[in-house]
Molecule: FMN riboswitch aptamer (RFN element)
RNA sequence: CAUACUCUUUGGGGCGCGGUGAAAUUCCGCACCGGCGGUGACAGUCCGCGAACGCUUGACAGAGCGCCGAAUGGGUGGAACUCCCAUACCGACGGUAAACGGCAGAACGUUUCUUCAGGAACGAUCUGCGGAAGUCCGGAUGGAAAAAGAAGGCU
Numbered sequence: 001c002a003u004a005c006u007c008u009u010u011g012g013g014g015c016g017c018g019g020u021g022a023a024a025u026u027c028c029g030c031a032c033c034g035g036c037g038g039u040g041a042c043a044g045u046c047c048g049c050g051a052a053c054g055c056u057u058g059a060c061a062g063a064g065c066g067c068c069g070a071a072u073g074g075g076u077g078g079a080a081c082u083c084c085c086a087u088a089c090c091g092a093c094g095g096u097a098a099a100c101g102g103c104a105g106a107a108c109g110u111u112u113c114u115u116c117a118g119g120a121a122c123g124a125u126c127u128g129c130g131g132a133a134g135u136c137c138g139g140a141u142g143g144a145a146a147a148a149g150a151a152g153g154c155u
Stems, first nucleotide, its partner, number of pairs: 006150005016030004031135002033091002035049004044089002053066005071087005093138003100131001102129005108123006
């Protein structure tokens, strides 16, 4: 100098205001948040990784495989999909669940067509189905990518 191996610590943020309402951090308007490593200069949206979720395997611990979202324009510069300006976009699983939106059905109303038997469109109501929170609650006082440190033999 520095690889294995061991140990310790660290290791994810965010609903504030207004509106409607019997009821909403869930709907609407604005608001707010951004794991780890890399990349010629700082990245939620580039490259890769992790969490989560699914499958397989295993007595367990774990291992393997899969899945895995989203950006453009302009500017500065030697260099930026990373900075600045503008305008966008994205966000695991389970829970909560009608006021949101979808589908189906029922009878009603309005309009309309008509061969007068009925049909069509729209509206609000009721019933059923299934959906539905990046920010709330839960797994999680967890764990990971990884970072820092300690010890440490080989070379």